[in-house]
Molecule: Bacterial RNase P class A
Organism: Deferrisomatales bacterium
């Protein structure tokens, strides 16, 4: 220096004139009009994937179904998030990647090839007996044995080497690898390291059913609360109740007499339009000091920084800065994206730029 790793961080700066929206002042002709100060998107505001706060519903407490998590410890309000580590996997490193319990509980399932795909099997092949031909080397048939050797395949029932044996075979021993028991030492722990005993030699897949162990009610700000014009239904209270007149009391029936729905007026209640809250002080921001490896606590001081509702956050322009094109005057460009109750995360999108550390390799000193 090249080439890579990881981690942070910016996401154009300073005006100007016109306008938008919300708070606070004062003005007033009370007109949702004027003046003044002041605030007004992002790092992702996105996807709405996860976790919580809020709310309003349900609810002893346990189980059952159902979903979710899944190596250890920690961190946090919580999580599938972060940290720190352990084991596996990649790279020459820096460093990166893992849904990483159990498959010797039980079903289930392994495509094609292949003799056989899991309580093993057997094409060619080697042997071993018989029987046939023989050109005497062999070569076929039947019956048996074996799994060392070829072949299939993404996987083939442990490797090497000895002994054994008709060939062979953990069949037997030695050393290797792996599993299990038991022990010691290290670590909270996953787990590491060591001895030492059994021939024990077991395939994969649980994002296949299940199994085991921890977590989980449900719907959302159109949550939800309030004021409340109107509308039906409901409740009361006055006034009518001449006249109609539904029903009911007195009563065995008529007749009388009483009560009374139906009217009109008010006032509870309701609750649509509208309107108000909910709404932004909050697991907040910056900075300092302390603990911690770390994630992340704890404590001071100090700021207040969108809160719209069909829904502002814009539009023009002036000097710089940055890239491009051009000898030059000049001219072009600048991402991905846009708040709606908040907040922790994950994921995806992004033009150019800055910073800090670390790593191979070649050089120089």
């Nucleotide at each position: 220096u090249c080439g890579a790793g990881a981690g942070a961080g910016c996401g154009g700066g300073c005006g100007g004139c016109c306008g938008c929206u919300c708070c606070g002042g004062g003005g007033u002709g009370c007109g949702c009009c004027c003046c003044c100060g002041g605030g007004g998107a992002g790092g992702a505001a996105a996807g709405u994937c996860c976790g919580g706060g809020c709310u309003c519903c349900a609810c002893a407490g346990g189980g059952c179904a159902g979903g979710g998590u899944g190596c250890u410890g920690g961190a946090u309000a919580a999580c599938g998030u972060c940290c720190a580590g352990u084991c596996g996997g990649g790279g020459c490193a820096a460093c990166c990647c893992g849904a990483a319990g159990g498959a010797a509980a039980g079903u289930g399932c392994c495509a094609c090839a292949g003799a056989a795909a899991a309580c093993a099997g057997a094409c060619c092949g080697c042997c071993c007996g018989u029987c046939c031909u023989u050109u005497c080397g062999a070569g076929g048939g039947c019956g048996g044995g074996u799994a060392a050797g070829g072949g299939u395949g993404a996987a083939a029932c442990g490797g090497u080497g000895a002994g054994g044996u008709a060939a062979g075979a953990g069949c037997u021993c030695a050393c290797c690898a792996g599993c299990g028991g038991c022990c010691c030492g290290g670590g909270u722990g996953a787990c590491c390291g060591g001895g030492u005993c059994g021939g024990c030699u077991c395939g994969g897949c649980a994002a296949a059913c299940c199994c085991c162990a921890c977590c989980c009610g449900g719907a959302g700000c159109a949550a939800g609360a309030c004021c409340a014009a109107a509308u039906a239904g409901g409740g009361g209270a006055g006034c009518g109740u001449c006249a109609c007149g539904a029903g009911g009391g007195c009563u065995g029936c008529c007749c009388g007499c009483c009560c009374c729905a139906g009217g009109c007026u008010c006032c509870c209640g309701g609750g649509u339009a509208g309107g108000u809250c909910g709404c932004u002080u909050g697991a907040g921001g910056u900075u300092c000091g302390g603990g911690g490896a770390g994630a992340c606590c704890c404590g001071g001081a100090u700021c207040c920084c969108a809160g719209a509702g069909g829904a502002a956050u814009g539009g023009c322009u002036g000097c710089c800065g940055c890239c491009c094109c051009g000898c030059g005057a000049g001219g072009g460009g600048a991402a991905c994206a846009g708040a709606a109750c908040c907040c922790g995360g994950c994921u995806u999108a992004c033009a150019g730029c800055u910073c800090u550390c670390u790593c191979u390799c070649c050089u120089g000193c």